[in-house]
RNA sequence: GCGGGUGUGGCGAAAUUGGCAGACGCACUAGAAUCAGGCUCUAGCGCCUUCGGGUUUGCAGGUUCAAGUCCUGUCACCCGCA
Numbered sequence: 001g002c003g004g005g006u007g008u009g010g011c012g013a014a015a016u017u018g019g020c021a022g023a024c025g026c027a028c029u030a031g032a033a034u035c036a037g038g039c040u041c042u043a044g045c046g047c048c049u050u051c052g053g054g055u056u057u058g059c060a061g062g063u064u065c066a067a068g069u070c071c072u073g074u075c076a077c078c079c080g081c082a
Stems, first nucleotide, its partner, number of pairs: 001081007010026003019065001028044005046055003058074005
């Protein structure tokens, strides 16, 4: 240099043919229980907010009524070829 693959909350991971993004698990926070912890149970848990809402799938564009998914460019990592 050429070809292929992957990129989604703090982490892993799902979303089947384009149709409510973040299911499920871990971690974390609060509470219950305990002498105190572990285990267990209950609730919460992306970011901003004037609490009405806005924003978010590596990044920037495009197509579409609608994009994590399709197209173009680009970045990082992995594999192969030279």